[in-house]
Molecule: c-di-GMP-I riboswitch aptamer
Organism: Lachnospiraceae bacterium YSD2013
RNA sequence: AAGCGACAAAGGCAAACCGCACGAAAGUGUGGGACGCAGAACUAAGGGCCUAAAGGGGUAUGGAAGACCUUAUGGCAGCCUGGUAACCGAA
Numbered sequence: 001a002a003g004c005g006a007c008a009a010a011g012g013c014a015a016a017c018c019g020c021a022c023g024a025a026a027g028u029g030u031g032g033g034a035c036g037c038a039g040a041a042c043u044a045a046g047g048g049c050c051u052a053a054a055g056g057g058g059u060a061u062g063g064a065a066g067a068c069c070u071u072a073u074g075g076c077a078g079c080c081u082g083g084u085a086a087c088c089g090a091a
Stems, first nucleotide, its partner, number of pairs: 004089002012037002017032006035078001041084003045081003048076003054071004059066001
């Protein structure tokens, strides 16, 4: 240095749920809270998943709105792969 990850140590993150704020929603921020995590740090590039305000389609109607279908331009890094820079040191 690479690889690896212990019933080690230091330090770290924080699911569900609850309060508040933002958002059409998915979800996000923050405070509380810990199911877990060796990258559960960062990055939406590939796959995947969630959402559909708005657009498109579309039925009805005198005419529209709405139901319904579809699209990410919105999200998820605690789903997988890739990329980036990291803590500790037993076997």